[in-house]
Annotation
The part of an RNA shown here (small-subunit ribosomal RNA, 5' domain) has 520 nucleotides and comes from a Bacteroidales bacterium. Rfam family: Bacterial small subunit ribosomal RNA. Rfam links the family to the GO terms ribosome and structural constituent of ribosome. Lineage of the source: Bacteria > Pseudomonadati > Bacteroidota > Bacteroidia > Bacteroidales.
Context: one part of a larger RNA
RNA sequence: GGAUGAACGCUAGCGGCAGGCCUAACACAUGCAAGUCGAGGGGCAGCAUAGUAGCAAUACUGAUGGCGACCGGCGCACGGGUGCGUAACGCGUAUGCAACCUGCCUUAUACAGGGGGAUAGCUUUCGGAAACGAGAAUUAAUACCCCAUAACAUUUUGGUAAACCUUUACUGAAAUUAAAAGCUCCGGCGGUAUAAGAUGGGCAUGCGUGACAUUAGCUAGUUGGUAGGGUAACGGCCUACCAAGGCGAUGAUGUCUAGGGGUUCUGAGAGGAUGAUCCCCCACACUGGUACUGAGACACGGACCAGACUCCUACGGGAGGCAGCAGUGAGGAAUAUUGGGCAAUGGAGGCAACUCUGACCCAGCCAUGCCGCGUGCAGGAAGACAGCCCUAUGGGUUUUAAACUGCUUUUAUACAGGGCGAAUUCUGUUACGAGUAACAGGUUGACGGUACUGUAUGAAUAAGGAUCGGCUAACUCCGUGCCAGCAGCCGCGGUAAUACGGAGGAUCCGAGCGUUAUCC
Repeated sequence: GGAUGAACGCUAGCGGCAGGCCUAACACAUGCAAGUCGAGGGGCAGCAUAGUAGCAAUACUGAUGGCGACCGGCGCACGGGUGCGUAACGCGUAUGCAACCUGCCUUAUACAGGGGGAUAGCUUUCGGAAACGAGAAUUAAUACCCCAUAACAUUUUGGUAAACCUUUACUGAAAUUAAAAGCUCCGGCGGUAUAAGAUGGGCAUGCGUGACAUUAGCUAGUUGGUAGGGUAACGGCCUACCAAGGCGAUGAUGUCUAGGGGUUCUGAGAGGAUGAUCCCCCACACUGGUACUGAGACACGGACCAGACUCCUACGGGAGGCAGCAGUGAGGAAUAUUGGGCAAUGGAGGCAACUCUGACCCAGCCAUGCCGCGUGCAGGAAGACAGCCCUAUGGGUUUUAAACUGCUUUUAUACAGGGCGAAUUCUGUUACGAGUAACAGGUUGACGGUACUGUAUGAAUAAGGAUCGGCUAACUCCGUGCCAGCAGCCGCGGUAAUACGGAGGAUCCGAGCGUUAUCC
């Protein structure tokens, strides 16, 4: 000098764009953050409509719109958070899988025949303070089960070709099982199997990726083999048996520290430092463990067990997990609103309308940073008065500065107008031809009384901070007298202090200026 997720002191007009718990992965009140589908199902608690009875109050009817709870499907493994752990194939990069899986999506081929038994809900009985639970009767399905069909699936086996090999491709034969579901507004939407694709993942390997040798030896599932189990898959991944190996000064093992990368800062570069925001990967979800479901989890707002903590209790027993968004306490030098909206983008479900979405889009707070604008402009010398200084009837400086005259109106205030972001979804018509396009019509904006534009008013609403001995731009007077104090280094102060304190003046930067901390 540059830089910062900064903090502190003094000061402060506005806007745009960014950023905002670096500390206690400390504890959390409250609200919200994952639902959706009635075009799968039985039904119908509540609301509305209609009908029936009735003078009316009202009662009844799933009949219609629709729909709480329930069965079922898909989603909940995404999105969002944090950096505890991890020195590791975790990450980065480059390869391999002839050792693998992949819901939704795309393509191709084939198929969807027949039958059955339950169960939730509803009804009913009972237990419990509650959480919730037990029994009886009965019912449905795109829930569940059985049979049929049958292959490019699986297993065994023959031949040919390829390959260094485990094998692969083509072509025969035999055997083995596994399938399916309907709904409809008649336009469609779905279902099953196989093959291929796409996407996403899993595994393996080379190289790279901290400190300490004041850590030198480490290792029994340890290293390898055989057989088996297990897995989507290879493998001591696991088990039995056999062998005695394996790693290590090219740093094993141990201890400490740490998420990694793209990046970011600095530097001419080499390098050094860094890993906030944004993107990719990993790990974690009160602490530890375990599996279930599922295409996918060993699952943040799922389950079970143990533990610590908090809460409820009728003392028998129960409930909970903000490292989601806000917010609270605590810690700290220090870090924001218990805001608006699904209008846009994206996601889940749905034929769709639509519903949900603290993702996201916006607004609020903070000079935390970067950038931009303003706080006027021109004229104006009697070089005025006051202040300060001096060699003092005078001169210098503050100073064209002010007053005064003229002008402008960015900004401000008031009033008026007023966006882009909106593309669609929807309805209709037409075209091609079987879901697309074009055209027409209609609808949708949180931000937003916004941005922006115009008119009016009037210099009107707007400057500070640090420094002035040298380094280092900027000097005099007064006070003090090794005192009070200053200080980044050198050093100032003991009676003429440009170094302390005040004043006048000056210098630098400027809505900021200084100090502290850290990096180069």